Predicted 3D model of a 522-nucleotide part of an RNA (small-subunit ribosomal RNA, 5' domain) from Ligilactobacillus murinus.
The RNAcentral record of the full RNA draws on SILVA.
Context: one part of a larger RNA
RNA sequence: GGAUGAACGCUGGCGGCAUGCCUAAUACAUGCAAGUCGAACGAGGAUCCUUGUGGAUCCUAGUGGCGAACGGGUGAGUAACACGUAGGGAACCUGCCCGCGCACCGGGAAUACGCUCUGGAAACGGAGAACAAAUCCCGAUGUACAGGAAGGAGGCAUCUUCUUUCUGUGAAACAUCCUGUAAGGGAUGGGGCGCGGAUGGACCUGCGGUGCAUUAGUUGGUUGGCGAGGGUAAAGGCCCACCAAGACGAUGAUGCAUAGCCGGCCUGAGAGGGCGGACGGCCACAUUGGGACUGAGACACGGCCCAGACUCCUGCGGGAGGCAGCAGUGAGGAAUAUUGGUCAAUGGCCGAGAGGCUGAACCAGCCAAGUCGCGUGAGGGAAGACGGCCCUACGGGUUGUAAACCUCUUUUGUCAGGGAGCAAAGAACGCCACGAGUGGCGUCUCGAGAGUACCUGAAGAAAAAGCAUCGGCUAACUCCGUGCCAGCAGCCGCGGUAAUACGGAGGAUGCGAGCGUUAUCC
Numbered sequence: 001g002g003a004u005g006a007a008c009g010c011u012g013g014c015g016g017c018a019u020g021c022c023u024a025a026u027a028c029a030u031g032c033a034a035g036u037c038g039a040a041c042g043a044g045g046a047u048c049c050u051u052g053u054g055g056a057u058c059c060u061a062g063u064g065g066c067g068a069a070c071g072g073g074u075g076a077g078u079a080a081c082a083c084g085u086a087g088g089g090a091a092c093c094u095g096c097c098c099g100c101g102c103a104c105c106g107g108g109a110a111u112a113c114g115c116u117c118u119g120g121a122a123a124c125g126g127a128g129a130a131c132a133a134a135u136c137c138c139g140a141u142g143u144a145c146a147g148g149a150a151g152g153a154g155g156c157a158u159c160u161u162c163u164u165u166c167u168g169u170g171a172a173a174c175a176u177c178c179u180g181u182a183a184g185g186g187a188u189g190g191g192g193c194g195c196g197g198a199u200g201g202a203c204c205u206g207c208g209g210u211g212c213a214u215u216a217g218u219u220g221g222u223u224g225g226c227g228a229g230g231g232u233a234a235a236g237g238c239c240c241a242c243c244a245a246g247a248c249g250a251u252g253a254u255g256c257a258u259a260g261c262c263g264g265c266c267u268g269a270g271a272g273g274g275c276g277g278a279c280g281g282c283c284a285c286a287u288u289g290g291g292a293c294u295g296a297g298a299c300a301c302g303g304c305c306c307a308g309a310c311u312c313c314u315g316c317g318g319g320a321g322g323c324a325g326c327a328g329u330g331a332g333g334a335a336u337a338u339u340g341g342u343c344a345a346u347g348g349c350c351g352a353g354a355g356g357c358u359g360a361a362c363c364a365g366c367c368a369a370g371u372c373g374c375g376u377g378a379g380g381g382a383a384g385a386c387g388g389c390c391c392u393a394c395g396g397g398u399u400g401u402a403a404a405c406c407u408c409u410u411u412u413g414u415c416a417g418g419g420a421g422c423a424a425a426g427a428a429c430g431c432c433a434c435g436a437g438u439g440g441c442g443u444c445u446c447g448a449g450a451g452u453a454c455c456u457g458a459a460g461a462a463a464a465a466g467c468a469u470c471g472g473c474u475a476a477c478u479c480c481g482u483g484c485c486a487g488c489a490g491c492c493g494c495g496g497u498a499a500u501a502c503g504g505a506g507g508a509u510g511c512g513a514g515c516g517u518u519a520u521c522c
Base pairs, nucleotide, nucleotide: 001522002521003520004519006518007517008516009515010514013374014373015372016371017370020366021332026330027329028328030327031326032325035066036065037064040063041062043060044059045058046057047056048055049054073285074284075283083208084207085206086205087204088203092201093200097197098196099195100194101193102192105139106138107137108136115128116127117126118125119124141170144169145168146167147166148165149164150163151162152161153160154159174189175188176187177186178185179184210257211256212255217248218247219246222245223244224243225242227240229239230238260282261281262280263279264275265274266273267272287308288307289306290305291304310321311320312319313318338364340363341362342361346360347358348357349356350355377408378407379406380405387399388398389397390396412463414458415457416456417455418454422449428443429442430441431440432439433438434437466511467510468509469508470507471492472491473490477506478505479504480503481502487494488493
């Protein structure tokens, strides 16, 4: 000198953009943060229509499906194939999405909700009688897949691939709409099996990034083999039985300490050094420890079970909870914000869609905490005014064109009027075209921010400057006070009676809505 997620002191006009618990991964009141589907299913209720069987709309809990494994948070742990980079597989999985092929037959009751009885303070249950439907459950069928056998070809040992044969393994004939007297046909959405793709993930390996040797030896499933072993989506001591005695280490094993890793960021001419906050990628975690269930996917932040600590409720028998989601509270701390608005846009989940949900997101609020821009006026104006300060040969010097005064301007601010873009390439409905779900046209609808940005006008210099320093380093000097005192100080050092170094004043210098100090890095 530069830099910071900064803090402190003094001061403070506006706007754009971006940031904001670095400490206690401490404890949490309250609200919200994951639902959705009636075009899968039956039941109950309400309203309306209807002569009526009945119909329409809405709501509620339930069965069922998809989602809840994403999105959001944090950095505790981890020195590790965790991460980065480059690879590997003859050792793997992949819901939704895309392409291709094949098939779509028959049957069934149970149970929830509800009802009755009943336990309990509650949380939550228990029993009974019946009763539904389904995209729920069961069976058959095999293009295909898996396994066995025979033969051919290939390879890298287990194997890969082709042909024939045997055994095993499935489906929702669903829903809405249109058409038709009907049988049936069509459209949309959905469902089954197999192959392939895409996407996402699991596994293995080389290399790389840290401190201590005042850590020198470490290791018993340890190291390897074997078993047509178990387990897994899959290779493997991952696990097990048996056999062998190996394996790692001065090229630093093991231990201890510290630490999430990277793209990047800061500094530097570079080499290098330091850092990993925001944003993006990966990992790990979700009160502490352990465990599995469901599922395509979890060993699952707002799921389940067990144990521990803590908090709360209790009728003392027993129960409930988990903000490292968004706000917010206590505590800790030098220190870090609103218990805000909206789904309008972007995106996510569900839904045929309309739409619903979304503290993701977009906005607004607070803070000079950062960065960038603008302003606090411009021109003229010498009686060089008054006042202050300094000198004194009483003349003067300086503040100083500074002020007053004159002439202008009006950014920003104030007031008044107008007023966006973000939003239509989207959705819905109607019509048309064809390649049959796309395109075109028309109608209609939708903005939290916000009457904001922006534009125009009005009045009026009006409403807007401080902070640090002035001995040398280092730009900037005099007077008064003090008298080794009070004090200053980054280093050298100042102060003991004329202190440019302490305190005040005048003046000056530097930066400027900031300026200094402290901390840390280069």
Overview
The coordinates come from a structure-prediction model, not an experiment, and the mean pLDDT is 80. NCBI's taxonomy places the organism under Bacteria, Bacillota, Bacilli, Lactobacillaceae, Ligilactobacillus. Rfam family: Bacterial small subunit ribosomal RNA. Its family is annotated with ribosome and structural constituent of ribosome in the Gene Ontology.